[in-house]
RNA sequence: GCUAAAUUAACUCAAUUGGUAGAGUGCGUACCUUGUAAGUACGAAGUUAUAGGUUCGAUUCCUGUAUUUAGCA
Numbered sequence: 001g002c003u004a005a006a007u008u009a010a011c012u013c014a015a016u017u018g019g020u021a022g023a024g025u026g027c028g029u030a031c032c033u034u035g036u037a038a039g040u041a042c043g044a045a046g047u048u049a050u051a052g053g054u055u056c057g058a059u060u061c062c063u064g065u066a067u068u069u070a071g072c073a
Base pairs, nucleotide, nucleotide: 001072002071003070004069005068006067007066010025011024012023013022019056027043028042029041030040031039049065050064051063052062053061
């Protein structure tokens, strides 16, 4: 330099061919326990990397940019 892939909650990842984003771990509160851990219930936490475009409507489609990873030279 070229090609491909990835970017979503604090972390690891989903989201059925476009219709208002969920789970596990972690965190907080309560219950349980002599106490802690474990367990149970509830809850909070997202500008879906970023800038545009298409569309009534975009995590999803198109283009640019940034970062990371892999391959080729």
The prediction has a mean pLDDT of 80. This is a predicted structure of a 73-nucleotide RNA (transfer RNA) from Schizosaccharomyces octosporus. The same sequence occurs in records of 2 taxa. The RNAcentral record of the sequence draws on ENA. Its Rfam family is "tRNA". By type it is a transfer RNA. NCBI's taxonomy places the organism under Eukaryota, Fungi, Taphrinomycotina, Schizosaccharomycetales, Schizosaccharomyces.